Overview: This is a predicted structure of a 401-nucleotide RNA (Bacterial RNase P class A) from Gemmatimonas phototrophica. Its Rfam family is "Bacterial RNase P class A". Gene Ontology terms of the family: dimeric ribonuclease P complex, ribonuclease P activity and tRNA processing. The family's RNA type in Rfam is ribozyme.
[in-house]
């Protein structure tokens, strides 16, 4: 320097023209209505009209957690069921976030030990990453394959063979041999895991058998809000792992969701009162036709409430800026801004100039590309998707020193 991976940030680059789409406001205009001092005024509904303003996201997504809001349920307690699980803080709340502790992994660095060396092992520091991180001395259970042995452990290779046995030599004391009894668990091997680690002593060989250091258990003191850490003493080490197996312990948890819920309310059916007429041809008369006369046409009223309409609906745990407090998450105060709210659903299209990347080039340009995805009651998180650009980390390659 290039490419790839990963994490974070920002997110259709900027300007202009034309034509549209959705919502709100103002105007214009049409309709039926109300009031009127007859001039007009008022609210309602509508529009192939005019003007102005606003019009998707960092994830609007998955619907996985936590809430607000709404309705239903609820004396209290228990069982069942579900969830959470180191400590402290943040928050309306959380399985989220921040800070801390502990453990594991990685390279690095310092010290110690073993080793001729290469190197290996142990301990500590800073850094980076990861962790469902309560309990395995309440009980039940599980551990494939490999391996001799996998839970009150075992002996395949191996080491030893002091003691006992056998053989040989020797006058004897004794020496040598075999590896039969037996001893061992250091080394090898299996495994995710083999009953503390390293070293020295010790021994026939070995072993916490003894000792030193490290680790561990218990006690005690100190530091810390706490998780936890450190010092000292005692104990040769007791209690292997798995609870994302049942289980035990502590704490938390009622259900349904804006199609929640509230208001108005055609038609049809129902109930009540009045009721002998009502309607059409037809403006009036005659005439004709239809419905009806107590099993009731028609008119008025009533309740629940369907279609439909209105509301809930977007000003909110809100955004931005500043100051202060806090390591931080975040909080307090001050200033400032109003930012989609619909209905199966608008937020778009075309063109021009410039910008970024790729390819071609006759160096004038030409062609292609600029992701993932799209609100539907609203927030806080998590997870997943994402072109180009910027930054951090890692890997590979090339070149230079």
């Nucleotide at each position: 320097g290039a490419g790839c991976g990963u994490g974070c940030g920002a997110g259709u680059g900027a300007g202009g023209a034309u034509c549209g789409c959705c919502g709100c406001c103002g105007g214009g205009u049409g309709g039926a209505g109300g009031c009127u001092u007859c001039g007009g005024c008022c609210g309602c509904c509508g529009c192939g009209c005019c003007g102005g303003c606003g019009g998707a996201g960092g994830a609007a997504a998955g619907u996985c957690c936590g809430a607000g809001c709404u309705c239903c349920g609820c004396a209290g307690g228990g069982c069942a069921g579900g969830g959470u699980g180191c400590c402290g803080g943040g928050u309306a709340a959380c399985u989220c976030c921040c800070g801390g502790g502990c453990g594991c992994c990685g390279g690095u660095u310092g010290g110690c030990g073993c080793g001729u060396a290469a190197g290996c092992g142990c301990c500590g520091g800073a850094c980076g990453g990861c962790g469902a991180c309560g309990g395995a001395a309440a009980g039940u259970g599980c551990a494939a394959c490999a391996g001799a042995g996998a839970g009150c452990a075992a002996a395949c290779c191996g080491c030893c063979g002091a003691u006992g046995g056998c053989c040989u030599c020797g006058a004897g004391a004794g020496a040598g041999g075999c590896a039969c009894a037996g001893g061992c668990a250091a080394g090898g091997g299996u495994g995710a895991a083999a009953c503390g680690g390293u070293g020295c002593g010790g021994u026939a060989a070995g072993a916490g058998c003894g000792c030193a250091c490290c680790g561990g258990a218990c006690g005690u003191c100190c530091g810390g809000u706490a998780a936890c850490g450190g010092g000292c003493g005692u104990c040769g080490c007791a209690u292997g792992g798995c609870a994302a197996a049942c289980c035990c312990c502590a704490c938390c948890c009622g259900g349904a969701g804006c199609a929640a819920g509230g208001c108005c309310a055609a038609a049809c059916a129902g109930g009540g009162a009045c009721g002998a007429g009502g309607g059409g041809c037809u403006g009036c008369c005659c005439g004709c036709c239809c419905c009806g006369u107590c099993c009731g046409a028609g008119u008025c009223c009533c309740g629940g409430g369907u279609a439909g309409g209105c509301u809930g609906c977007u000003c909110g745990a809100g955004g931005c800026c500043g100051u202060c407090g806090g390591c931080a998450a975040c909080g307090a105060c001050g200033g400032u801004c109003c930012c989609a709210g619909a209905g199966a659903a608008a937020u778009g299209a075309u063109c021009c100039u410039c910008c970024c990347c790729c390819g071609c080039u006759u160096c004038g340009g030409c062609g292609g590309g600029g992701a993932c995805a799209g609100a539907a009651c609203u927030c806080g998180g998590c997870u997943u998707a994402u072109u180009c650009c910027g930054c951090g980390c890692g890997c590979u390659c090339a070149c230079g020193u």